[in-house]
Context: one part of a larger RNA
């Protein structure tokens, strides 16, 4: 010097990203217990008081146990009768004693505020336990049963779904509860429609070629039937796409400029452009606010954090849910009380290392 424990004057978070760590608290009985609340809770809220031993109440009480006896009964046995012995509180009243009586050990620190998630639960085995996942509840969609969906190297057999049957099963989203969930179907998707346009293979086979019996020619060569063969137009030809509608708790989206009121400022109001429609309720410097330590108020001697309010929302917003919310949380923020070696500022003790010697 390091590690693990122990104690500490005065102060008491001044430490630090942050009370991390440590300390405080702690049992039982009684008293007492706020806001809020889904009336269950919150709550062990908070905050207090008592606790040993001896004697008396009571030569050991209340209670527990229940021998022997007695009664009934044919016996077994039964009994509300009697009650020995054993056991044995709590309460009340006196006294006594130590520094200290839950005498050692073991055994919640508490309160307030805000955010997020309703809750119990689940998770990154070995750096993350959470605000992430799940959840009950809500919604949409598919599926009529040889169901949809899924598994299986063969669009095989077979199986799951299910020995279920739309109050079921499957997929997706949201996430208790309360109040609610606005506008847009132009784009993409899905569903429905089928008149017209477009459209494959196939059907069709006009036409154009190749070959050559033959024929013409002195020859070179020309023409060329049938058959075989190559190519191939018109016409016909489904779904799909185009097209016409519906659908947002489907994917998604939800404007700009200018002017205007008798102080000023602001604009209920007007004009104009664009759009499928221009963000409703609620919330708002927010887990979202760049400018920003926004302005004001609270708390502090002093507060980039915190709480309340304002709204100028760079870039909240309604099941990619919005706003509240009792209870709950090894979650996150801020404050207070208690407490302390976290600190001012360090000291000492014990054990184990390091170090020296053997």
């Nucleotide at each position: 010097c390091c590690c693990u424990g122990g104690u500490u004057a005065a102060g008491g978070a001044a430490c630090u990203c942050g009370g991390c760590a440590a300390a405080u608290u702690a049992a039982u009985a009684c008293c007492g217990u706020a806001a809020c609340u889904u009336c269950g809770g919150g709550a062990a809220a908070a905050g207090g008081u008592a606790u040993g031993c001896u004697c008396c109440u009571g030569c050991g009480u209340a209670g527990g146990u229940g021998a022997a006896g007695c009664a009934u009964u044919u016996u077994c046995a039964u009994g509300a009768c009697u009650g020995a012995g054993c056991u044995g509180a709590a309460g009340g009243g006196a006294g006594u004693u130590g520094c200290a009586g839950a005498g050692a050990a073991g055994a919640a620190g508490g309160g307030g505020u805000a955010g997020c998630g309703a809750c119990u639960g689940u998770u990154u085995a070995c750096c993350a336990a959470a605000a992430a996942c799940a959840c009950a509840g809500g919604g949409c969609u598919g599926u009529g049963c040889a169901a949809a969906a899924u598994c299986u190297a063969u669009c095989a057999a077979g199986a799951u779904g299910a020995a279920g049957u739309a109050u079921a099963c499957a997929g997706c989203c949201u996430g208790a509860c309360g109040c609610c969930u606005g506008c847009c179907c132009g784009g993409u998707g899905c569903c429905g429609g089928a008149a017209g346009g477009u459209u494959a293979a196939g059907a069709g086979g006009a036409g154009c070629g190749g070959u050559u019996a033959g024929u013409c020619g002195c020859a070179a060569g020309g023409c060329g039937a049938a058959g075989c063969u190559g190519u191939g137009a018109a016409u016909u030809g489904a779904a799909g796409c185009c097209c016409c509608g519906g659908u947002a708790a489907a994917c998604g989206g939800c404007g700009g400029c200018c002017g205007u009121a008798a102080c000023u400022a602001u604009a209920a109001c007007g004009g104009u452009c664009c759009u499928a429609a221009g963000g409703u309720a609620g919330c708002g410097a927010a887990a979202u606010u760049c400018c920003u330590u926004g302005g004001c108020g609270g708390g502090u001697a002093a507060g980039u954090u915190c709480c309340g309010u304002c709204c100028u929302g760079c870039a909240c917003g309604a099941a990619u849910g919005g706003c509240g919310u009792a209870a709950c949380g090894a979650c996150u923020u801020c404050c207070c009380c208690a407490c302390u070696g976290u600190c001012u500022c360090a000291a000492c003790c014990a054990g184990g290392g390091a170090c020296u010697c053997a």

The part of an RNA shown here (large-subunit ribosomal RNA, domain IV) has 358 nucleotides and comes from a Myxococcales bacterium.
The sequence was found in a public genome assembly.